This is a predicted complex of two RNAs, RNase P RNA and transfer RNA, with 391 nucleotides together. It holds a member of the Rfam family "Bacterial RNase P class A". By type it is a ribozyme. The coordinates come from a structure-prediction model, not an experiment, and the mean pLDDT is 78.
RNA sequence: AGGCAACCGCUUGGGGUUCCAAGAGGAAAGUCCGGGCAGCAUAGGACACAGUAGUCGCUAACGGCGACCGCUCGCGAGAGUAGGGAAAGUGCCACAGAGACAUAAACUUCCAGUUUUCUGGAGAUGGUGAAAAGAGUGAGGUAAGAGCUCACAGCACUGUAUGGUGACAUAUGGUGGGGGCAAACCCUACUGGCUGCAAGGAGUGCUAGAUACCUUAGUUCGAGGAUGCACGAUCACCGCUAGAGCAAUAGAGCAAUUUAUUGCGUAGAUAGAUGGUUGCCGGUUCUCUCGAGAGAGAGGAUUACAGAACCCGGCUUAU
RNA sequence: GAGCUGUAGCUCAAUUGGUUAGAGCGCCGGCCUGUCACGCCGGAGGUCGCGGGUUCAAGUCCCGUCAGCUCC
Numbered sequence: 001a002g003g004c005a006a007c008c009g010c011u012u013g014g015g016g017u018u019c020c021a022a023g024a025g026g027a028a029a030g031u032c033c034g035g036g037c038a039g040c041a042u043a044g045g046a047c048a049c050a051g052u053a054g055u056c057g058c059u060a061a062c063g064g065c066g067a068c069c070g071c072u073c074g075c076g077a078g079a080g081u082a083g084g085g086a087a088a089g090u091g092c093c094a095c096a097g098a099g100a101c102a103u104a105a106a107c108u109u110c111c112a113g114u115u116u117u118c119u120g121g122a123g124a125u126g127g128u129g130a131a132a133a134g135a136g137u138g139a140g141g142u143a144a145g146a147g148c149u150c151a152c153a154g155c156a157c158u159g160u161a162u163g164g165u166g167a168c169a170u171a172u173g174g175u176g177g178g179g180g181c182a183a184a185c186c187c188u189a190c191u192g193g194c195u196g197c198a199a200g201g202a203g204u205g206c207u208a209g210a211u212a213c214c215u216u217a218g219u220u221c222g223a224g225g226a227u228g229c230a231c232g233a234u235c236a237c238c239g240c241u242a243g244a245g246c247a248a249u250a251g252a253g254c255a256a257u258u259u260a261u262u263g264c265g266u267a268g269a270u271a272g273a274u275g276g277u278u279g280c281c282g283g284u285u286c287u288c289u290c291g292a293g294a295g296a297g298a299g300g301a302u303u304a305c306a307g308a309a310c311c312c313g314g315c316u317u318a319u
Numbered sequence: 320g321a322g323c324u325g326u327a328g329c330u331c332a333a334u335u336g337g338u339u340a341g342a343g344c345g346c347c348g349g350c351c352u353g354u355c356a357c358g359c360c361g362g363a364g365g366u367c368g369c370g371g372g373u374u375c376a377a378g379u380c381c382c383g384u385c386a387g388c389u390c391c
Stems, first nucleotide, its partner, number of pairs: 002281007010023005025305001029316002032314005037196004043216001044221004049192005054068005069083001070081004084187002089185002091181003107126001109122005136152005155176009200238002203231004212227001213225003245264008282303009320390006328344004337375001346362005368384005
């Protein structure tokens, strides 16, 4: 993502007669989150269910935003990140493979015996696979080997010290040797009552009240109650737009955001207003003419997505 | 304001995530027949709506998004 003018209209408000003023958006959209507001016990307990998941902060609130930490990627500036727990328990890991998570197992291979086929030991090497007990290098060790042992490096858990609000980082000590998946069930922590402006503004009086039934929408506890009769309300009006409002300046903060002062008045329809026509000026693009070029002129086409419906903060999508 | 669906041209499957996503109708080719239909044999045809993620592995699980349908 249009500006100006004229004419013809529409809605609302004011005036009271031919008038004046105001009149869509950055997304008004999707309805994916969060709140205000309204009603139901001014809102209760327990379980269930649902959601969220590093830390600190912002905020009315959030699953949003900001900053930082860890991890991954990148030479780098930087980018991404659903990022609690696998040492509570259960479950799953197809095919291939000897063996798929357990008291592991042994196809090839290595060693010893036996002597040509078996027995025993080993688990380093090869092979399968996304993954093979999950500990890398060197030395010792042995029949052959192996964290079997030792040293160093690294990982997990943990203690201490220092720094930081914190996630965490750095240094140092101790312990350990049994994978992965929680966007599988689950566990932990925290949050959430339900219904939505078609909410709601209208109920009052009388009678009965043991059970049943109803209210709160999964269950239950608790609390409450005419469900009967009479009168009344029900195409209207209110809610409805002054609100976590907008703008400017100054201050605080890395930032999100916030404080102070000043200024502003800014749609409210209910089959649903905010529009249509013409002219001029623009924007984009195409063609032609002139020009060495920069460019100039003429003509044509086009000028987005879309459109309030209680209000607001985000996210996402369209353009 | 709520809910559901999306897989071949059409109508539908796909078990608790597992090896190359199937079935019927339709389409194409061949056989059969004098010819057509029927029948028999064979074949083609898939962005599992779209984008991203989790996982060794996604039509399936999760998030986002688009389109369609239904209800109040």